[in-house]
Context: one part of a larger RNA
RNA sequence: GAUUGAACGCUGGCGGCAUGCUUUACACAUGCAAGUCGAACGGUAACAGGGGCUUCGGCCCGCUGACGAGUGGCGGACGGGUGAGUAAUGCAUCGGAACGUACCCAGUCGUGGGGGAUAGCCCGGGGAAACCCGGAUUAAUACCGCAUACGCCCUGAGGGGGAAAGCGGGGGCUCUUAGGACCUCGCGCGAUUGGAGCGGCUGAUGUCGGAUUAGCUAGUAGGUGGGGUAAAGGCCUACCUAGGCGACGAUCCGUAGCUGGUCUGAGAGGAUGAUCAGCCACACUGGGACUGAGACACGGCCCAGACUCCUACGGGAGGCAGCAGUGGGGAAUUUUGGACAAUGGGGGCAACCCUGAUCCAGCCAUGCCGCGUGAGUGAAGAAGGCCUUCGGGUUGUAAAGCUCUUUCAGGUGGAAAGAAAUCGCCUUCUCUAACAUAGGAGGUGGAUGACGGUACCACCAGAAGAAGCACCGGCUAACUACGUGCCAGCAGCCGCGGUAAUACGUAGGGUGCGAGCGUUAAUC
Repeated sequence: GAUUGAACGCUGGCGGCAUGCUUUACACAUGCAAGUCGAACGGUAACAGGGGCUUCGGCCCGCUGACGAGUGGCGGACGGGUGAGUAAUGCAUCGGAACGUACCCAGUCGUGGGGGAUAGCCCGGGGAAACCCGGAUUAAUACCGCAUACGCCCUGAGGGGGAAAGCGGGGGCUCUUAGGACCUCGCGCGAUUGGAGCGGCUGAUGUCGGAUUAGCUAGUAGGUGGGGUAAAGGCCUACCUAGGCGACGAUCCGUAGCUGGUCUGAGAGGAUGAUCAGCCACACUGGGACUGAGACACGGCCCAGACUCCUACGGGAGGCAGCAGUGGGGAAUUUUGGACAAUGGGGGCAACCCUGAUCCAGCCAUGCCGCGUGAGUGAAGAAGGCCUUCGGGUUGUAAAGCUCUUUCAGGUGGAAAGAAAUCGCCUUCUCUAACAUAGGAGGUGGAUGACGGUACCACCAGAAGAAGCACCGGCUAACUACGUGCCAGCAGCCGCGGUAAUACGUAGGGUGCGAGCGUUAAUC
């Protein structure tokens, strides 16, 4: 000099854009943060409509819109947080072969016929509660056989094995028990092939300090058989061999998430890893598996432990390193805000619902950037202050005065873009028996804004509301007076202060930066 997720002191007008628990991975009150689908299902707790009965009190009917609880599907493995652990099961770069993949895209082939249960509801019981038990009954895209098998799997190559589920819209002919069958369209379902993206595994190289850590290692190193996995493999196991690593630093100890990057520097390098992005690890502590395409699963389960809470003492409940917020720790770090309008995600045919992701707003000079605090003129060089050799000098064109302007703040009025998709209508193409439905393309119309009456624009009034901080001995730009008298004090280094201190304190003056300025800490 540059820099910072800074803090402290003094001061503080406005705006834009960013950033904001670096410390206790300490403990957490409260609310919210993951749901959705009635076009899978039986149904009807609430609300609204409709219908029926009525003694006018009300009662009944899932009939309709819808829908609590329940069965079922998909999602809860993403998104969000944190950096405790980890020195290599990590990360970065370049490769590899023995793998998996729900949803998505493209292709091929199917989607036939049956069965037994079980939640819910009802009845009964236990418990303070959490919740649980028994009986009866019921549905499905829940569950299980049978049939079939182009692909597929196994094989001793003969053969053997294995699947599915329906739901909704529309409709000419034909049939009908008037429900529908049937046809067709869409969404699904099963098998299989390929793709995309994603993930698992693996090799090489690189990746902090300590030798006052020199030897370490028995599943250890390799092989064979077997098991296991989606998959190679001591991954596991039985047997066999006796190996394997190490001064090119093994092992041990300490420290640490890694990278793109960031800061600095002419560079080489050094330091660092907040925000943003990629990867990894973790989710009260330790362990474990279940479900599933995917987890050994932050807001799932089980066990153990510590802690907190409820209890009828028998037993139960919980996990903010999600967003806010509280206590504590600390020099120190924000609102218990708004909206799903946009972007994106989950579910759904859709309408739509959910979304503390996200977009916004709030707080803080924490940082960067921009603007303002007026402009021109004005010498009687006013008054006052300070200094003085008492002549004057300086503050100083500074002020006053005169002439203007009105940014920003204030007031009044106007007022966006961010929003065109989904949707309706028309045309056309495809499927089709069809001019239904459905899908694709084009045209056209309308709805939808949290921010926000915000940005922005116009007008109004009036210089009006808006300057401080540090320093002035040398380094280092900037000097005098008074007070003090090795005292009080200053100080980054050298050093000042013991009676004329440009170094302490105050004043006048000056220098530097400026809504900031200094100090402290840290890095180059």